The prediction has a mean pLDDT of 86. This is a predicted structure of a 349-nucleotide part of an RNA (small-subunit ribosomal RNA, central domain) from an uncultured bacterium. Rfam family: Bacterial small subunit ribosomal RNA. Gene Ontology terms of the family: ribosome and structural constituent of ribosome.
[in-house]
Context: one part of a larger RNA
């Protein structure tokens, strides 16, 4: 390579978007590039394979044939391609409707916390397994009132919702993306996937400028301990927050790529629609899109998965090929740096 695989054994890019490429619904008709078929030329001989023959056998040797290919030419038209004409089941557009922590920006609120000011008040407070460092008679802790500030948004809250993923939660307003349901009307295959490219991308980290209540790497002190560069305690700076720019990684997880079709049920729940029954509340049935549990067939090494598949299939992409060396070295690209992406070998078991 052919294969065989990718939930947990090696293996699904963190996610999206799109180009090339690959692939693609129904009908009619043309074409004949692929495809199938006939003829013909060539495919030197020898060797080789096969079927026969000759040396008593064999080696050896002779005859026939094959030599899967390529060219020319005649034909077939189911399938693929391609041209033309059409269709509506895929896809999309318009309309109506409700749901939502989807995104961006601005404004506003209450609780808590800390600081400051003032009142009351007096000797402790704080902290721990126990203590101490620490705070306090210069009046702390507690309590009341006021002022200021920053960060986070209790209950509702969910096995819930939205988003491509990362993620998204007080309330209001403005702008804005997507999905879903329902009925028609329109376009007429416009679809799927997607190398490269482009964009988004938690936390930490970096640059510049702000901000800093609480928390808190580093650091200091107190304890513990044989020691204690820790766990516990008292403090505390980066950081956490905001704006702009970078970084581009995570157990970025469902450890499960995307689309489509098919394949028993049962039971919750979210957003809709339809029907039946009903004074109302509601109840029952059907259905679409999500989201859970359970469970057959089937699959699986087992665990388990099971219409939200890891079942049965098609198409396209990514990735794997014993462990260590190693996600290292070297080179290249990216980055301010930290580092990231790509990514070996010797050697060894």
């Nucleotide at each position: 390579u052919u294969g065989g695989g990718c939930g947990u054994a090696a293996a699904g890019c963190g996610c999206g978007u799109c180009u090339a490429g690959g692939u693609g619904g129904u009908u009619a008709u043309g074409u004949a590039a692929g495809u199938c078929u006939g003829a013909u030329g060539u495919g030197a001989a020898a060797a080789u394979g096969c079927a026969g023959g000759g040396c008593u056998c064999a080696a050896c040797u002779c005859u026939g044939u094959a030599u899967u290919g390529c060219g020319u030419u005649g034909g077939a038209a189911a399938c693929u391609g391609u041209g033309u004409a059409a269709c509506u089941a895929g896809a999309g557009u318009a309309c109506u409707g409700g749901a939502g922590a989807g995104g961006u920006a601005a404004g506003c609120g209450g609780a808590a916390c800390u600081a400051c000011a003032a009142g009351u008040g007096u000797a402790g407070a704080g902290g721990u397994g126990a203590a101490a460092u620490u705070c306090g008679u210069a009046g702390a802790u507690a309590u009341u009132u006021g002022u200021a500030g920053g960060a986070a948004u209790g209950c509702c809250g969910a096995u819930g919702g939205g988003g491509a993923a990362g993620c998204c939660a007080g309330c209001u307003u403005a702008c804005u993306g997507g999905a879903c349901a329902g009925a028609u009307a329109c376009u007429g295959a416009c679809g799927c996937u997607a190398a490269a490219g482009c964009g988004c991308g938690a936390a930490a980290g970096c640059g510049u400028g702000g901000g800093u209540a609480g928390c808190a790497a580093a650091c200091a002190g107190g304890a513990u301990u044989a020691g204690a560069u820790a766990c516990c305690c008292u403090g505390g700076u980066a950081g956490u927050c905001c704006a702009c720019g970078c970084c581009g990684u995570a157990a970025a997880c469902g450890a499960u790529g995307a689309u489509u079709a098919c394949u028993a049920g049962g039971u919750g729940u979210u957003a809709g629609g339809g029907g039946g029954u009903u004074u109302c509340c509601g109840c029952c049935c059907c259905u679409u899109a999500g989201u859970g549990c359970u469970g057959c067939a089937g699959c699986u090494a087992a665990c388990g998965c099971a219409u939200u598949a890891a079942g049965c299939a098609c198409u396209c992409c990514g990735c794997c090929u014993g462990g260590g060396g190693a996600g290292u070295a070297c080179g290249a690209c990216c980055g301010c740096a930290a580092g990231g992406u790509u990514g070996a070998a010797a050697c060894u078991c």